Context: one part of a larger RNA
Molecule: large-subunit ribosomal RNA, domain II
Organism: Planctomycetota bacterium
RNA sequence: GCCGGCGAGUUGCUGUAUAGAGCAAGGUUAAGUCCUUAAGGGAUGAAGCCGCAGCGAAAGCGAGUACUAAUAGUGCGACCUCAGUUUUAUGCAGCAGACCUGAAACCGUAGUGAUCUAUCCAUGGCCAGGUUGAAGCGGGAGUAAAAUCUCGUGGAGGACCGAACCCACUAAGGUUGAAAACUUAGGGGAUGAGCUGUGGAUUGGAGUGAAAGUCUAACCAAACUCGGAGAUAUCUGGUUCUCUUCGAAAUAUAUUUAGGUAUAGCCUUGAGUAAUUGCGUUGUGGGGGUAGAGAACUGAAUCGAUGCGGGGGCCUACCAGCCUACCUAUUCGAAUCAAACUCCGAAUACCAUAACGUUUAUCUCAGGAGUCAGACUAUGGGUGAUAAGAUCCAUGGUCGAGAGGGAAACAGCCCAGACCAUCAGUUAAGGCCCCUAAACAUGUCUAAGUGGCGAAGGAAGUGAUUGUGCUAAGACAGCUGGGAUGUUGGCUUAGAAGCAGCCACCAUUUAAAAAGUGCGUAAUAGCUUACCAGUCGAGCAUGGUCGCGCCGAAAAUAAGCGGGACUAAAGACAUGUGCCGAAACUAUGGGUUAGGAUUAAUCUGCGGAUUUUUCCUAGCGGUAGAAGAGCGUUCCAUACUGGGUUGAAGGCAGAUCGCGAGAACUGCUGGACUGUAUGGAAGUGAUUAUGCCGGC
Numbered sequence: 001g002c003c004g005g006c007g008a009g010u011u012g013c014u015g016u017a018u019a020g021a022g023c024a025a026g027g028u029u030a031a032g033u034c035c036u037u038a039a040g041g042g043a044u045g046a047a048g049c050c051g052c053a054g055c056g057a058a059a060g061c062g063a064g065u066a067c068u069a070a071u072a073g074u075g076c077g078a079c080c081u082c083a084g085u086u087u088u089a090u091g092c093a094g095c096a097g098a099c100c101u102g103a104a105a106c107c108g109u110a111g112u113g114a115u116c117u118a119u120c121c122a123u124g125g126c127c128a129g130g131u132u133g134a135a136g137c138g139g140g141a142g143u144a145a146a147a148u149c150u151c152g153u154g155g156a157g158g159a160c161c162g163a164a165c166c167c168a169c170u171a172a173g174g175u176u177g178a179a180a181a182c183u184u185a186g187g188g189g190a191u192g193a194g195c196u197g198u199g200g201a202u203u204g205g206a207g208u209g210a211a212a213g214u215c216u217a218a219c220c221a222a223a224c225u226c227g228g229a230g231a232u233a234u235c236u237g238g239u240u241c242u243c244u245u246c247g248a249a250a251u252a253u254a255u256u257u258a259g260g261u262a263u264a265g266c267c268u269u270g271a272g273u274a275a276u277u278g279c280g281u282u283g284u285g286g287g288g289g290u291a292g293a294g295a296a297c298u299g300a301a302u303c304g305a306u307g308c309g310g311g312g313g314c315c316u317a318c319c320a321g322c323c324u325a326c327c328u329a330u331u332c333g334a335a336u337c338a339a340a341c342u343c344c345g346a347a348u349a350c351c352a353u354a355a356c357g358u359u360u361a362u363c364u365c366a367g368g369a370g371u372c373a374g375a376c377u378a379u380g381g382g383u384g385a386u387a388a389g390a391u392c393c394a395u396g397g398u399c400g401a402g403a404g405g406g407a408a409a410c411a412g413c414c415c416a417g418a419c420c421a422u423c424a425g426u427u428a429a430g431g432c433c434c435c436u437a438a439a440c441a442u443g444u445c446u447a448a449g450u451g452g453c454g455a456a457g458g459a460a461g462u463g464a465u466u467g468u469g470c471u472a473a474g475a476c477a478g479c480u481g482g483g484a485u486g487u488u489g490g491c492u493u494a495g496a497a498g499c500a501g502c503c504a505c506c507a508u509u510u511a512a513a514a515a516g517u518g519c520g521u522a523a524u525a526g527c528u529u530a531c532c533a534g535u536c537g538a539g540c541a542u543g544g545u546c547g548c549g550c551c552g553a554a555a556a557u558a559a560g561c562g563g564g565a566c567u568a569a570a571g572a573c574a575u576g577u578g579c580c581g582a583a584a585c586u587a588u589g590g591g592u593u594a595g596g597a598u599u600a601a602u603c604u605g606c607g608g609a610u611u612u613u614u615c616c617u618a619g620c621g622g623u624a625g626a627a628g629a630g631c632g633u634u635c636c637a638u639a640c641u642g643g644g645u646u647g648a649a650g651g652c653a654g655a656u657c658g659c660g661a662g663a664a665c666u667g668c669u670g671g672a673c674u675g676u677a678u679g680g681a682a683g684u685g686a687u688u689a690u691g692c693c694g695g696c
């Protein structure tokens, strides 16, 4: 891992609601006792409990009572409107382990451990070999005697080197190991606070500790075993057959509360109320201060005029006075801005009302819930950076709990809400060259594979449209020629001659030619332009607007059309007519729920109830969840005085029946039990709990 078996809302008591049954102004027994029989039943038993009357703290009174001086008043009752009680089943709640599994922990006059390890006690054992050479002692020297020196002897030391022995510093390997701490090569101690054998002592809030929270039998900030014990777990996981009807929430408030819970909201089931209750449309009547707009208030903010006041200057003994390219209050003019501005002011929404439509959808009471992490999208906003698949509100939608078609793929986008069946039809979104179902026509545009991401900005791209100017008296471009004179204008300057700079910019000859457009020179010179003529011979120049394109455009795959491919398209714009396309709609058949009509039978308290036949109308996506109806398993009671060796249960196979859980029948196998009907009782249903046990 697979297969098989086991594996989770139970039981007791007490309440409450619903359903059934008994009796009913009453209902009911408990313990006990008696009888019976063998595990149950039948009698008896009125103590007690609930109800029939309440009010008061109570005494107490009583259809009233309490407060009170009260006959007043008020509260709670009575009346109007008299039903309970016992028991069974089911739902739910409370108390109990209370649906099952799971802690880390806590506790105990409970126990087991020091064969590991820590420290200690007793008694034993062990330390090759080599080196160094303390004290002391002896001889000699030396001294007054000592001290001292020297030579021997001697054999000290937490002395030295280094095996055994002990340790574990480094590296590599090992890391599903040879090993739950090792191996190899080096390393440290090695007469000592040394190592070690045997026996013994000390323990769980305790021991022991040259102290690391170390060690106390392979995980010790409190060992292990058993018990309290099914500790507790607002947490995680799991929770077993079928069909049918309805069907949520992810919000508010509160919370030592925020992943929990309570109440409300939203769901479901039952009962009741039936009124112009609810909802929709249209009309009518309302209040509002949002969008917008405005500047009348409050503020912000720009320019101009005005210029109180201030600054500066002049003047001045003081008081004054004069001036101003400065600042500025106020007022005026012009043009703006605001969530916390408003002289104004919608659309929606909301409230009321009338008519119409819908026809209980509303509301009340009672039983049962679940929900309190929401997500994206559109719109209006706050926060943020007019960032976020961000976050917080509001109003819709979808998902959640929604399948189907489209968007290549794609919970939240577009279309559309799946009862079942059909080798029938029509459409939606979206599509119609091939993959891939279905397409053609007409008129234009695009050349960029634009289409098939992208801005400011840029450009003789191209199509359409509209201005202005020049043009056969010859435009525009090119080519040929001219482009002069006063004059080197004046000034400045070393120089300034069209061309450093300043001023002026006249006049002449002309077809035309600047007191000069650019290059150039030290300054001249030189080249060139404006301008003119000739040549040529038809459009040229410059703006605006609209359509489609181009550049701007750098990322890791050819990787930014789903692909192939596509260019008078299979791209774009416009028009037209078709077609395809879904579980939508239609058609045909069937099922089922609710309501209604109808046929027949039975019962009847004559109101009706149950079953049944045929039809009509409206429905039938669904998580949490509420409600209903069933299937199957084991056992019990009764009936069939059922079935069974002439073959039970179980197993295998099969084209039968049932919406389904499932159930028959036939054959083979098997070899001894078992079925049907009506009821009853539960150890009653497993693909999942890193479930438990077994097999492989």
Base pairs, nucleotide, nucleotide: 001696002695003694004693005692006691011096012095013094014093015092016091017090018089019088020087021086022085023084026050027049028048032044033043034042035041036040054061055060064076065075066074067073099238100237102235106228107227108226110225111224112223118202119201120200121199122198123197124196125195126194127192129161130160131159132157136153137152138151139150140149141148165189166188167187169186170185171184172183173182204220206216207215241630242629243628244627245626246625251264252263253262254261255260265371266370267368268367269366270365271364272363277361278358279357280356281355282354283353284352285351286350292344293342294341298338299337300336302334303333304332305331309327310326311324312323313322314321374399375398376397377396378395379394380393381392382391383390404415405414406413419590420589421588422587424586425585426584430580431579432578433564434563435562439577440576441575442574443573444572445571451566457551458550461548462547463546464545465544466543467542468541469540470539478535479534480533481532482531484508485507486506489503490502491501514529518527519526591620592619593618594617595616596615597614600611601610602609603608631685633682634681635680636679637678638677639676640675642674643673650669651668652667653666654665656663657662